[in-house]
């Protein structure tokens, strides 16, 4: 330098004029001035986890349900995150993984093909036996060959009437014991077994985790009218307690909920990282027919995907571009 991997920054600025929404102080109290703030990196999707509210009468327990699934950490928790370990792609950096169990069961493998797992004899080999010279019955047999995504592991050999783990070397799987390393997955190795198809994003097994339903249009107050209602509720089951009386439905206004949050930003100590402690600074949008426009000048690589409605942590979708850090490759030169 071309190419390609990982991360990670920004998302229009800046002046003027006039306009829209909340806070604060002012005052001549006037929809007046002034000062300060105003949409995202995904605000999307609603796929997870929570935080808060209400109901199920309290507590604790089993079951059913429901989710996860290699090991260690992190977290309020999570199916998220970080480092490893294995497989599987990649020449490599790296990328994915719905990563436990087939020896606890049942299931399924179309179609072909004898046979698809308590599974098998179609071509065939090989012994008797009969005979009208080549056909039949009986018995043994899976070594070659044939269907098939896959067939009684596989090479090689002793054997054998022909053959087969029926026997032995060697090899790969599985399975019991067991050294080394390493918190662990696991890696590497040592005896031993003739034990041998696959599949679980198929049903089930086994660990762990987990009350359920709703959900800010949850839910709370207070004013007003008017027409009502009342002993029922809960996933199931046991135990042990508490209790039955003034509650309540439903429409309109307004107010609370409503934004200090497990928050942000620097520093420093720690950890391979995620994080995690201190200490400091710091309040950043709260609409409610839904606010933040519009002109003009400049600068600009870029304005694409797009707009909060209670709030926070993660996944995932969508997206014009520039920047910037490390690795990793073929090539070329010292």
């Nucleotide at each position: 330098c071309c190419g390609g991997u990982a991360c990670a920054a920004c998302a229009g600025g800046u002046g003027a004029u006039a306009g829209c929404u909340u806070a604060a102080a002012g005052u001549u109290u006037a929809u007046c001035u002034u000062u300060a703030a105003g949409a995202g990196g995904a605000a999307a999707g609603u796929c997870c986890g929570g935080g808060c509210u209400g109901c199920c009468g309290u507590a604790a327990g089993a079951c059913a349900g429901g989710g996860u699934u290699c090991c260690a950490u992190c977290u309020a928790a999570c199916g998220g995150a970080u480092g490893g370990c294995c497989a599987c792609a990649g020449u490599a950096a790296u990328g994915u993984g719905a990563g436990g169990g087939a020896a606890a069961g049942u299931g399924c493998a179309a179609c072909a093909g004898a046979g698809a797992g308590c599974a098998g004899a179609c071509u065939g080999c090989c012994g008797c036996a009969u005979a009208u010279u080549g056909a039949u019955g009986c018995g043994g047999u899976a070594a070659c060959g044939g269907u098939g995504a896959a067939a009684g592991g596989g090479u090689g050999g002793u054997g054998u009437a022909a053959g087969a783990g029926a026997c032995c070397a060697c090899c790969a799987g599985u399975c019991u014991c067991u050294g080394u390393a390493g918190u662990a997955a696991u890696a590497c190795g040592g005896a031993g077994a003739g034990c041998u198809u696959g599949u679980a994003a198929a049903c089930c097994c086994a660990a762990c985790c987990u009350g359920g339903c709703a959900g800010c249009a949850a839910a709370a107050a207070a004013c007003a009218g008017a027409u009502g209602g009342u002993u029922a509720g809960c996933g199931u089951c046991u135990u042990a307690c508490a209790a039955u009386u003034a509650c309540u439905a439903u429409u309109g206004u307004u107010u609370u909920g409503c934004u200090a949050a497990a928050g942000a930003u620097a520093u420093u100590u720690u950890g391979u990282a995620a994080g995690a402690a201190a200490u400091a600074u710091u309040u950043g949008a709260g609409a409610u027919u839904a606010a933040u426009u519009a002109u003009c000048a400049c600068c600009c690589g870029a304005g694409a995907c797009a707009g909060a409605a209670c709030c926070c942590g993660g996944c995932u979708u969508a997206u014009c571009g520039u920047u910037g850090u490390a690795c990793c490759c073929a090539c070329u030169a010292c």
A computed fold for a 334-nucleotide RNA from a Helicobacteraceae bacterium, annotated as Bacterial RNase P class A. It was read from a public genome assembly, where an Rfam model found it. The model forms 96% of the base pairs in the Rfam consensus. Its Rfam family is "Bacterial RNase P class A". Rfam links the family to the GO terms dimeric ribonuclease P complex, tRNA processing and ribonuclease P activity. It is annotated as a ribozyme. The organism belongs to Helicobacteraceae, within Bacteria.